A computed fold for a 92-nucleotide RNA from Salipaludibacillus daqingensis, annotated as c-di-GMP-I-GGC riboswitch aptamer. Rfam family: c-di-GMP-I-GGC riboswitch aptamer. Its family is annotated with cyclic-di-GMP binding in the Gene Ontology. The organism belongs to Salipaludibacillus, within Bacteria. Its mean pLDDT, the model's own confidence on a scale to 100, is 86. It was read from a public genome assembly, where an Rfam model found it.
């Protein structure tokens, strides 16, 4: 310094629950493990999700209201590439 995850030492914490936040998606704490060699941190490209704001459209005799689509914004690293950091062992 590059591979690669056999063992040890550890970590991490899906789903569900409670309780908080938010319009939502989701997020945060507790408790609880489906997993996971980066399930550590980054939102830089793709994807998916959410859409109170906003803007076009339907019905209606018309308001209220209510549906659809786009769409700024927001999320999601435990989708997927990247990019940055790291224990340990073993090969080279």
């Nucleotide at each position: 310094a590059c591979u690669a995850g056999u063992a040890a030492a550890g970590g991490c914490a899906a789903a569900c629950u409670u309780g908080u936040u938010g319009a939502a998606a989701g997020a945060c704490a507790a408790g609880g493990a489906c997993g996971c060699a980066a399930a550590g941190c980054u939102a830089a490209g793709g994807g998916u999700c959410u859409a109170a704001g906003a803007g076009u459209c339907c019905a209606u005799a018309a308001u209220a209201g209510g549906g659809a689509c786009u769409u700024a914004a927001g999320a999601u690293a435990g989708c997927c590439u990247g990019g940055c950091u790291g224990c340990c062992u073993a090969a080279u």